[in-house]
Formats: sequence, C1' cells, structure tokens
RNA sequence: UGCAACCUUCGGGGCAGGGUGCGGCCGCAAGGCCAAAUCCCGACCGGCGGUGAGGGCGUUUCCGCGCCCGAGCCCGCGAAUGUGGGGAGCACGUCGCUCACGCAUUGACCCGGUGAAAAUCCGGGGCCGACGGUGAAGGCGGUUCCAGACCUACGAGUUCUGGAGCAUCCAAGUCCGGAUGAGAGAAGGCACAC
Repeated sequence: UGCAACCUUCGGGGCAGGGUGCGGCCGCAAGGCCAAAUCCCGACCGGCGGUGAGGGCGUUUCCGCGCCCGAGCCCGCGAAUGUGGGGAGCACGUCGCUCACGCAUUGACCCGGUGAAAAUCCGGGGCCGACGGUGAAGGCGGUUCCAGACCUACGAGUUCUGGAGCAUCCAAGUCCGGAUGAGAGAAGGCACAC
C1' cells in the first nucleotide's frame, strides 16, 4: 500500500430567565407567600459520510508541504412508520414471532456583502424537527343550561355578548416510553499478499 473476512472499543443534543396564576398555604381582615416539562414572551439543541473559496497550527529562505476544525434547512445515508413476497431462525394443535433484505413514505433558506465563481465564507432575517403516550393554567367547532342585550302580540323565538357544564377532536424538537435497543459510521487490532 492492497484485500476480503473476523475481533474490540466508541457512536445524539436541548426550555435559562420572565409573564400569567389552575391549584395550594398563611392571615380576623387588608393582604402575603408558594405555584408551568405541554399556555404566552423568550431560551436552547442539531446523528453519520460527502462537498466546501474559510479559519487555525506546525514546518520551510522561498515555492510549497503536513495536520486539525469547518453546512440542521446542498447531495447521500441512518433512525422511524407502513408494506411485500421470497429467504433464515424460532414456535407449532392453530393464529404466529424474530432477523436480514426489497419497496413506499420520511422536515426545513432566503436576502445583502465580497468575489471570476457562494447551496457551504461574512452579515442579517427566517424556517424545520419520526412513532406511541401524557394532555396545559391551551385551541377550533358542537351541544345543554343560566344571565344580559335585541325584539315582542308578553307565550315565545332569532341573533349577539358573557358565564357554567358535557362529550368529541386538535395539541410537546426539549417531558415519559420502545431505548442499558438499533444504527449511518469512526478509531484501533488481528491475519494474508506485495
């Protein structure tokens, strides 16, 4: 340096602070205090490989060379969900279960600057975040009752506003769970050949 296999280790982060005050505690009272992982303002986070005009360090007389860092939203991959028939394993009275594989689904960027060139640099402003669960002091609509307004032929009714109840639906990138899992891959080792 090449090569295919094997082994080992590693391999995901994140609501600060403030507001409100459901609810609770103290007090004779006035009032005070506590009080959000889901609300509001805001804060914070960014797997792996590639690309990359940037940056840093070392070395050198110079040319240069070597090493390290460098994209959540550019390309690809992984995780996740669904599905398929064939395969392997397990189970077997039957339905099946697991694994690998294939297929499908799988988020988000603009403006300005520099420049020969920017999807990556610099500046600014944005945006995104699997599945299941919980369900906020939240949200859309529905429905029942009450109060007020409107109207009135005083029986009622319609509409609007407010309050209370009921059932349903929506509702977390950061909380809980699958997951002490899996994994793109990273580093090292061993063996062989040159």
Molecule: FMN riboswitch aptamer (RFN element)
Organism: Chloroflexota bacterium